[in-house]
RNA sequence: GCAGGGGGCUGGAUGGCCGCGGCAGCAAUGCUGAGGAAAGUCCGGACUCCAUAAGGUGACGGUGCCGGGUAACGCCCGGCGGGGGCAACCCCAGGGAAAGCGCCACAGAAAACAAACCGCCUGCGUCCGCGCAGGUAAGGGUGAAACGGUGGGGUAAAAGCCCACCGGGCGGCUGGCAACAGACGCCGCAUGGCAAGCCCCACCGGGAGCAAUGCCGAAUAGGGAUCGCGCGCGGGACACCCGCAGGGCCACCUUGCCCCAGCAGAUCCGGGUAGGCAGCACGAUCCGUCGGGCAACCGCCGGACAAGAUGAAUGGUCAUCCAACCGCCUUGGGCGGGGGACAAAAUCCGGCUUACAGGCCCCCUGCACAG
Numbered sequence: 001g002c003a004g005g006g007g008g009c010u011g012g013a014u015g016g017c018c019g020c021g022g023c024a025g026c027a028a029u030g031c032u033g034a035g036g037a038a039a040g041u042c043c044g045g046a047c048u049c050c051a052u053a054a055g056g057u058g059a060c061g062g063u064g065c066c067g068g069g070u071a072a073c074g075c076c077c078g079g080c081g082g083g084g085g086c087a088a089c090c091c092c093a094g095g096g097a098a099a100g101c102g103c104c105a106c107a108g109a110a111a112a113c114a115a116a117c118c119g120c121c122u123g124c125g126u127c128c129g130c131g132c133a134g135g136u137a138a139g140g141g142u143g144a145a146a147c148g149g150u151g152g153g154g155u156a157a158a159a160g161c162c163c164a165c166c167g168g169g170c171g172g173c174u175g176g177c178a179a180c181a182g183a184c185g186c187c188g189c190a191u192g193g194c195a196a197g198c199c200c201c202a203c204c205g206g207g208a209g210c211a212a213u214g215c216c217g218a219a220u221a222g223g224g225a226u227c228g229c230g231c232g233c234g235g236g237a238c239a240c241c242c243g244c245a246g247g248g249c250c251a252c253c254u255u256g257c258c259c260c261a262g263c264a265g266a267u268c269c270g271g272g273u274a275g276g277c278a279g280c281a282c283g284a285u286c287c288g289u290c291g292g293g294c295a296a297c298c299g300c301c302g303g304a305c306a307a308g309a310u311g312a313a314u315g316g317u318c319a320u321c322c323a324a325c326c327g328c329c330u331u332g333g334g335c336g337g338g339g340g341a342c343a344a345a346a347u348c349c350g351g352c353u354u355a356c357a358g359g360c361c362c363c364c365u366g367c368a369c370a371g
Base pairs, nucleotide, nucleotide: 001367002366003365004364005363006362007361008360009359010358012321013320014319015318016317017316018315020033021032022031023030024029035342039353040352042351043350044349045348046347047209048208049207050206060205061204062203063202064201065079066078067077068076069075080094081092082091083090084089095200096199100198101197102194103193104192117140118139119136120135121134122133123132124131125130148166149165150164151163152162153161167189168187169186170185171184173182174181175180213278214277215276216275223269224268225267226266227265228263229262232244233243234242235241236240246260247259248258285304286303287302288301290299291298292297325337326336327335328334329333
């Protein structure tokens, strides 16, 4: 210098004017006001209410190598195994397929109790083209995948039939907390793949969500209690007497007892609506030094307080300047134009995922050249 890998930060700056939310103030006014993702609402929690003796089992859902971190996680860190890359480094739902069931398209003879299409070999027949019977998984062909691989021996041709190495299984040994790795011995080899198909095993999981939930609480209407006044119809000699009714009283009939009815009335009580307050901004918080740890992270000490709306504020405009980008000029460069990515809180945290114009920084790898 070229090509590449990993990680982190930033996300226009300054000032004036007008305006909006919150807090303080009698007022003037002052202070303060979005993000790395505030997003998707995909996981994990805090908090609240509801349900629930404890425990077990089943169903359903989720997670799935090992160790660690964490309040917890499906997250993060460090390892292991597998795959990709010359390398830095990247990717993996990565438990169990000798518990059982199921599936394996197309092609192919055959897709799992293996199997003979071509070929090879032997025998028999022959009209000399070949046919029939048997052996054979070495070769060809098909496929994502063909019942261990390579080489040698062996054989009629072959074949773990035999041998060496590789692979595999089993056994103990060594190292490691473990996943696992290594060497050794034994076994010719005995069971293809899919569990993001059912399933098995281990572990985890009550439900709903801040429109949760708690408190205060009008006006109007409606409910209840007490008091006050009033209380059906007909007749008569009308504060009284006689006769006949309704409802509480819901099978029907008879008899009897008790109570009730209306009011734009007064006082009091309780529920609930509108509305208000809390939840709700101090918390698994943030920053810095030091210490522990490979790291995630943890601990000590010191410091900081950083939006709180509820049809929902956080905006607009002007000036100067810095980038992207465009054009012109004689390369370094200069001049002119040009104007800011994704997007925006809504109970709060920890993550993941997705979107993002551009800029800056650090570490590492390969190649080339020079010393």